[in-house]
Molecule: FMN riboswitch aptamer (RFN element)
Organism: Ureibacillus thermosphaericus
């Protein structure tokens, strides 16, 4: 390089308008929203300039995780629950790239909620960074 420990910091978004109704941001029409890590034919930016190389960047629905419940001794572990995608192009390669048209969203509360409230000043994949030890 790299592992290890210990600490800091930082670590989610969204119903506009309109219907029915005694009452729905919950039903209806319509509107808006997309944690984290991987994983690329995307972008862009440096070097090199022939072919290239680094760096950064790019999936809600592809592969894993993360929130919520029970057991467990707290940490830890183990179990369960919870969700989605084709079709055409392009090519050597794409469920990621263009292009259409679809879809799905945890528990509690309430007029039936992915967006209102609550658990939550919570927790958390996880980033970044310092520190010390190995090497």
């Nucleotide at each position: 390089a790299u592992u290890c420990a210990u600490c800091u910091u930082c670590g989610g978004g969204g119903c506009a308008g309109g219907g029915u109704g005694a009452g729905a941001u919950u039903c209806c029409c319509g509107a808006c929203c997309g944690g984290c890590g991987g994983u690329a034919u995307u972008a862009g930016a440096a070097c090199g300039g022939u072919u290239g190389u680094u760096c950064u960047u790019a999936a809600g629905c592809c592969c894993g995780c993360g929130a919520g419940c029970u057991c467990u001794u707290u940490u830890u572990g183990a179990g369960c629950a919870g969700g989605a995608u084709u079709u055409g192009g392009u090519g050597a390669g794409a469920u990621u790239c263009c292009a259409a048209a679809g879809c799905c969203g945890a528990c509690a509360g309430u007029a039936u909620a992915g967006u209102c409230u609550g658990g939550a000043u919570g927790g958390g994949a996880g980033a970044a960074g310092a520190u010390g030890a190995a090497g």